[in-house]
RNA sequence: GCCCCUGUAGCUUAACGGAUAAAGUUCCAGGCUUCGAACCUGGCGAUGAGGGUUCGAUUCCUUCCAGGGGCACCA
Repeated sequence: GCCCCUGUAGCUUAACGGAUAAAGUUCCAGGCUUCGAACCUGGCGAUGAGGGUUCGAUUCCUUCCAGGGGCACCA
């Protein structure tokens, strides 16, 4: 330098182009308990950034950013 893949809550994952983006876990509050743990109930919290296509974009196209992989170059 070229090519491919990935990017969604703190973390791990869902979401035929169409409902208020869904769960587990963490965290917070309450219940329970002598106090904790476990368990039960509730709550907070996310689409990497910009642009485009579309009635409608997490999804499709594009540029950039970040991470991973492959190839080339390097005598």
Predicted 3D model of a 75-nucleotide RNA (transfer RNA) from a bacterium. Rfam family: tRNA. By type it is a transfer RNA.